Predicted 3D model of a 93-nucleotide RNA (c-di-GMP-I-GGC riboswitch aptamer) from a Planctomycetales bacterium. Its mean pLDDT, the model's own confidence on a scale to 100, is 86. Of the family's consensus pairs, 91% are formed in the model.
């Protein structure tokens, strides 16, 4: 130091509901756990996800209409991945 136990202490909370902020993805308080050994924090890269925009291509047509693609910008998620960087306990190895 790795590494993570049918250990002990204690920790966090996913759906899902109510209450609020946000145009949205979502955020934050409450209830309630499905899991989690960093599910502690940091949007640094990669995903995804919203919301503006312009462009293409297909629908529609009454279109200042709709879908799908790839961009730009601005934003969400660290409980998708790496990555950073702190940190409880301690049996085997």
């Nucleotide at each position: 130091u790795c590494c993570g136990a049918u250990a002990a202490a204690g920790g966090c909370a996913a759906a899902c509901c109510c209450g609020u902020c946000g145009c949205g993805a979502g955020g934050c308080g409450g209830g309630g756990a499905c899991g989690c050994a960093a599910a502690g924090c940091c949007a640094u890269g990669g995903g995804u996800c919203u919301c503006a925009c312009a462009c293409a291509a297909g629908g529609u047509u009454g279109g200042u209409c709709c879908u799908u693609g790839a961009g730009u910008g601005a934003g969400a998620u660290c409980g998708c991945c790496a990555g950073g960087u702190u940190a409880c306990c301690g049996a085997a190895g």